About this RNA: Transfer RNA from a Candidatus Pacearchaeota archaeon, 71 nucleotides, folded computationally. It matches the Rfam family "tRNA". Gene Ontology term of the family: triplet codon-amino acid adaptor activity. The coordinates come from a structure-prediction model, not an experiment, and the mean pLDDT is 81. Taxonomically the source falls in Candidatus Pacearchaeota (Archaea, Nanobdellati).
RNA sequence: GCGCUGGUGGUCUAGUGGUAUGAUUUCGGCUUCCCAAGCCGACGAACCGGGUUCGAUUCCCGGCCGGCGCA
Repeated sequence: GCGCUGGUGGUCUAGUGGUAUGAUUUCGGCUUCCCAAGCCGACGAACCGGGUUCGAUUCCCGGCCGGCGCA
C1' cells in the first nucleotide's frame, strides 16, 4: 500500500429499515442476627461525517481505530 472483518451503556453481548436485547457493574428495596447468595426495581448505549429513505444502529460512500491476510 491492497483486500477482508469488526466498532452498540463502565465491561461483555444480541438484533435488525420503524419500539435497541440480555448479562455484569452501580444504586435502591425484600430476605437474614450480620454477611454472602437469591429475588424485585432503577440508572446507564449505536465511533465520526455525508448520502439514500417518510423513517438509518441497520443500506451506500468517505474517514478514524482494532484484528486477520497478501505484498